[in-house]
RNA sequence: GCCUUAUCGAGAGUGGCGGAGGGAUCGGCCCAAUGAAGCCACGGCAACCUGCUCGUUGCGAGCAAGGUGCCAAAUCCGGCGGAGACGAGUGGUACACUCGCGCGCAAGAUGAGGA
Numbered sequence: 001g002c003c004u005u006a007u008c009g010a011g012a013g014u015g016g017c018g019g020a021g022g023g024a025u026c027g028g029c030c031c032a033a034u035g036a037a038g039c040c041a042c043g044g045c046a047a048c049c050u051g052c053u054c055g056u057u058g059c060g061a062g063c064a065a066g067g068u069g070c071c072a073a074a075u076c077c078g079g080c081g082g083a084g085a086c087g088a089g090u091g092g093u094a095c096a097c098u099c100g101c102g103c104g105c106a107a108g109a110u111g112a113g114g115a
Base pairs, nucleotide, nucleotide: 002114003113004112005111006110007109008108013042014041015040016039017038021031022030023029026078027077028076043071044070045069048067049066050064051063052062053061054060055059075107079105080104081103084101086100087099088098089097090096091095
């Protein structure tokens, strides 16, 4: 790198080194010399795996925090589809179209498992 699967509107930063980039990609919009990325130290969040206890055996609940992960902004926003008994607007006889919301898919991130 590939496949499967779960989750992604919550949460959580200081210092040192460093010296111009960063937010995946492209566009937008942001962050950054009141110091970006990266590295280190300490701290924190969360509870996927894990351990323990209980109930049950499809699994669920609670506690802990060993392995990961994470600590600007909704995955920062967007793409595609269909039109859902929702909302708004326009034109209209039933209705149609557009936008929003919601839904599904794609892309991405992280965990767990696998070839």
Annotation:
Model confidence (mean pLDDT): 82 of 100. Predicted 3D model of a 115-nucleotide RNA (SAM riboswitch aptamer (S box leader)). The sequence was found by an Rfam model in a public genome assembly. The model forms 94% of the base pairs in the Rfam consensus.